[in-house]
RNA sequence: ACAUCCGUUGGCGAUGGAGUUCGCCCUGGUCCGCUUCCGUAAGGAAGCUAAUGACUCCUACCUUGCG
Numbered sequence: 001a002c003a004u005c006c007g008u009u010g011g012c013g014a015u016g017g018a019g020u021u022c023g024c025c026c027u028g029g030u031c032c033g034c035u036u037c038c039g040u041a042a043g044g045a046a047g048c049u050a051a052u053g054a055c056u057c058c059u060a061c062c063u064u065g066c067g
Stems, first nucleotide, its partner, number of pairs: 010025004016058006033048006
């Protein structure tokens, strides 16, 4: 990493983990960011912000200053 079996039960909210809280979904559904250009559309190309849905902490990354 894959497969099988058993047991348990929640899952999701654009990059990791945890706590609190909010919202949504709950059997194949909630979820899968934004901007510009080309294109009838599908889609393609280029670019940008962010480790949060929100708050806090940790980790990673970036910038500045000091030692």
The RNA shown here (Fluoride riboswitch aptamer (crcB RNA motif)) has 67 nucleotides and comes from a Deltaproteobacteria bacterium. It matches the Rfam family "Fluoride riboswitch aptamer (crcB RNA motif)". The literature on the family includes a 2012 paper in Science by Baker et al., "Widespread genetic switches and toxicity resistance proteins for fluoride". The sequence was found by an Rfam model in a public genome assembly.